[in-house]
RNA sequence: GGGCCCUUAGCUUAGCCUGGUUAGAGCACUGGUCUUAUAAACCAGUGGUCGUGAGUUCAAAUCUCACAGGGCCCA
Numbered sequence: 001g002g003g004c005c006c007u008u009a010g011c012u013u014a015g016c017c018u019g020g021u022u023a024g025a026g027c028a029c030u031g032g033u034c035u036u037a038u039a040a041a042c043c044a045g046u047g048g049u050c051g052u053g054a055g056u057u058c059a060a061a062u063c064u065c066a067c068a069g070g071g072c073c074c075a
Base pairs, nucleotide, nucleotide: 001074002073003072004071005070006069007068010027011026012025013024020058029045030044031043032042033041051067052066053065054064055063
């Protein structure tokens, strides 16, 4: 220098190809039930500018472009 892949909640991730109902799950966290108490179990809840910016569109986590960070390969 060239090519490819990844980035979504505190952590691990689904959804992206094929745009459209409120962005979901597990763990963690908070509160409650239970217990002498703790844990476990059960119930409820908090938490996301979907890496950043721009574009396309009636509508973007999803399509396009640039950039940033990380990884792999070629030279």